Transfer RNA from a Blastocatellia bacterium, 86 nucleotides, folded computationally.
RNA sequence: GGAGGGGUAGUCUAAUUGGUAAGGCACCGGUUUCGAAAACCGGCGCGCGAAAGCGCUUGGGGGUUCGAGUCCCCCCCUCUCCGCCA
Numbered sequence: 001g002g003a004g005g006g007g008u009a010g011u012c013u014a015a016u017u018g019g020u021a022a023g024g025c026a027c028c029g030g031u032u033u034c035g036a037a038a039a040c041c042g043g044c045g046c047g048c049g050a051a052a053g054c055g056c057u058u059g060g061g062g063g064u065u066c067g068a069g070u071c072c073c074c075c076c077c078u079c080u081c082c083g084c085c086a
């Protein structure tokens, strides 16, 4: 340099024909226990707010669309294979 795969909430991993981000772990609260662990129940992306609620979020930027993690373009990072130099 060429071809292909990948990047998702703290972390790991899903997401159908494009239909508005799911689950495990961790974490928080509770039940239980003398106490803890385990187990079970509930909660759990971020910001603002007293709450109701509102806004934003899938590596970065742009585009298409009523609607994008998903499709298109550019860039960054990473993995595999091939090639070149030495």
Stems, first nucleotide, its partner, number of pairs: 001082007010025004019066001027043005045056004059075005
Its Rfam family is "tRNA". The family's RNA type in Rfam is transfer RNA.